[in-house]
RNA sequence: GAAGGUGCCCGGGCGGCCGCGGCCUCGCGGAAAUCGCGGGCCGAGGAAAUUCCGGGCUUCGCCGGGCAGGGUGCCGGGUAACACCCGGGCGCCGCGAGGCGACGGCUUAGUGCCACAGAAAACGUACCGCCGAUGGCCCGCUUCGUGCGGCGUACAGGCAAGGGUGAAAAGGCGAGGUAAGAGCUCACCGCGGCGUCGGUAACGGCGUCGGCACGGUAAACCCCACCCGAAGCAAGGCCGAAUAGGCGACGGGACCGGCCCGGGUCACGCGUCUUAAUGGGCGCGCCGUCGCGGGUAGGCCGCUCGAGCCGGGCGGCGACGUCCGGCCCAGAUGAAUGGCCGCCGUCCCUCGGCAAGGGGGAUACAGAACCCGGAUUAUAGGGCACCUUCCUGA
RNA sequence: GCCGCCUUAGCUCAGUUGGUAGAGCAACGCUUUUGUAAAGCGAAGGUCCUCGGUUCGAAUCCGAGAGGCGGCU
Numbered sequence: 001g002a003a004g005g006u007g008c009c010c011g012g013g014c015g016g017c018c019g020c021g022g023c024c025u026c027g028c029g030g031a032a033a034u035c036g037c038g039g040g041c042c043g044a045g046g047a048a049a050u051u052c053c054g055g056g057c058u059u060c061g062c063c064g065g066g067c068a069g070g071g072u073g074c075c076g077g078g079u080a081a082c083a084c085c086c087g088g089g090c091g092c093c094g095c096g097a098g099g100c101g102a103c104g105g106c107u108u109a110g111u112g113c114c115a116c117a118g119a120a121a122a123c124g125u126a127c128c129g130c131c132g133a134u135g136g137c138c139c140g141c142u143u144c145g146u147g148c149g150g151c152g153u154a155c156a157g158g159c160a161a162g163g164g165u166g167a168a169a170a171g172g173c174g175a176g177g178u179a180a181g182a183g184c185u186c187a188c189c190g191c192g193g194c195g196u197c198g199g200u201a202a203c204g205g206c207g208u209c210g211g212c213a214c215g216g217u218a219a220a221c222c223c224c225a226c227c228c229g230a231a232g233c234a235a236g237g238c239c240g241a242a243u244a245g246g247c248g249a250c251g252g253g254a255c256c257g258g259c260c261c262g263g264g265u266c267a268c269g270c271g272u273c274u275u276a277a278u279g280g281g282c283g284c285g286c287c288g289u290c291g292c293g294g295g296u297a298g299g300c301c302g303c304u305c306g307a308g309c310c311g312g313g314c315g316g317c318g319a320c321g322u323c324c325g326g327c328c329c330a331g332a333u334g335a336a337u338g339g340c341c342g343c344c345g346u347c348c349c350u351c352g353g354c355a356a357g358g359g360g361g362a363u364a365c366a367g368a369a370c371c372c373g374g375a376u377u378a379u380a381g382g383g384c385a386c387c388u389u390c391c392u393g394a
Numbered sequence: 395g396c397c398g399c400c401u402u403a404g405c406u407c408a409g410u411u412g413g414u415a416g417a418g419c420a421a422c423g424c425u426u427u428u429g430u431a432a433a434g435c436g437a438a439g440g441u442c443c444u445c446g447g448u449u450c451g452a453a454u455c456c457g458a459g460a461g462g463c464g465g466c467u
Base pairs, nucleotide, nucleotide: 001390002389003388004387005386006385007384008383009382010381012344013343014342015341016340017339018338020043021042022041023040024039026038027037028036029035045365049376050375052374053373054372055371056370057232058231059230060229062263063262064261065260066259067258069228070227071226072225073224074088075087076086077085078084089103090101091100092099093098104223105222110221111220112217113216114215127163128162129159130158131157134156135155136153137152138150139149140148141147171189172188174186175185176184190212191210192209193208194207195206196205197204198203236301237300238299239298246292247291248290249289250288251287252286253266254265255264268285269284270283271282272281273280274279308327309326310325311324312323313322314321315320345363346362347361348360349359350358351357395466396465397464398463399462400461401460404419405418406417407416413450422436423435424434425433443459444458445457446456447455
């Protein structure tokens, strides 16, 4: 210098004028107000977006267990929790720095599927092919024997090496062996079992045994382990209101979010009749269902101080935890955070000589709405740190 | 703001244990007719919204994104 890798950051600045939302032990005016004028403070993001995960919070069950349904899936750790993050293992990719991985189990609990092609797609099988040692047949010889020979045949039979099909073909490759072959035998590799060593573990190293028995597919049903109740701030609560906040009928032990089971708690209050009293009857309150009637203005809370932000120390490889100090940083509800002007910055193009300088253009993606932790996607342009490979020079 | 559903030919829709994507209408050509319609015959027409993954193989299974529709005070 060129080409890359990883992690992180910024994403306009200053001034003037006009304007908007919120808050206040603020000032003045005003009898007072949620009024007017003024003052002070605050006022979008790294993704506020998508709504893809996880949690807080709220309501719905008295508690527990199970079913159904859903999710996660190598190991260890972090966390409020996660499908996130960190560290490690294994596999794949890259010369490398590094990157990617839904990565439990079809090997045993079972089932399903594998179109077409092909002999065969899973209790193995044989189209072409190879062999035909053995038995048969044929031919020849013959000492006529149940004999011998055949570089005859391919009938029985043997084989799976080679060809061919397919995404995938029943361990791979080499040697021995054989009639031809074959884990039939052997070496190496793969696979599996056992032992031992290292490691918390995933896993790895070594040794030994097995002669292969075990094709693929679980983002197919399913099995195993672990986790999850459901709905969502339009949750939910309160105030208040012109009129209303009731009426009638029927039924009743009540308290279970989709369903089931077990347990538990309370079984009451008032009025009235009766009784010596416990108690009993009736009615109302209570709960449920149905019908009728009325209503469905408005305001407040929830609402923003929080798993908070910044700086530093300590522990940890790290994610992170902890301690100290400092800070307050939008809360709207048709919904504010804007508009104009000037100067400057950044980038691109162009004139100029590659300088100084001039001219033109661009300045993104996008905008809170209960709040957090992530993931994903969009994003003009720019910056920093560390690392890798190659080239050149000293 | 929250929740749910859909996307396949020009239009309306089918498409299940994953294996060559179809139907009706429309449009096109031919026949029929003096001509048109109807009828008959025929052929064409597809990024299965996009991208990635699982698989030998994806409209279908999984993930991410885009567009559209509906419900809740």
Notes: The prediction has a mean pLDDT of 77. This is a predicted complex of two RNAs, RNase P RNA and transfer RNA, with 467 nucleotides together. Rfam match: Bacterial RNase P class A. The family's RNA type in Rfam is ribozyme.